[in-house]
Molecule: transfer RNA
Organism: uncultured bacterium
């Protein structure tokens, strides 16, 4: 240099092109329980790597680019 995979809440993972206002664990926060912590209950928190296409509609296709893993030269 070339090809091929993969990027979502902190971290893990779900989501057939249409009920998505992107879910669910774990953590975090704050309440409640308890003498206090833990545990348990309840509620909150926060993401689709970037940009352009396609398309009524896009996390989903296609393309650049960035970053990681693997090939090949």
């Nucleotide at each position: 240099g070339c090809c091929g995979c993969g990027u979502u809440c902190g971290u893990c993972u779900a989501a057939u092109g249409g009920u998505u206002u992107a879910g669910g664990a774990c953590g975090c926060u704050a309440g409640g329980u308890u003498c206090u912590c833990a545990g348990c209950c309840u509620a909150g928190u926060a993401a689709u790597a970037g940009g352009a296409g396609u398309u009524c509609g896009a996390c989903u296709c296609u393309c650049c680019u960035a970053c990681g893993c693997g090939g090949c030269g």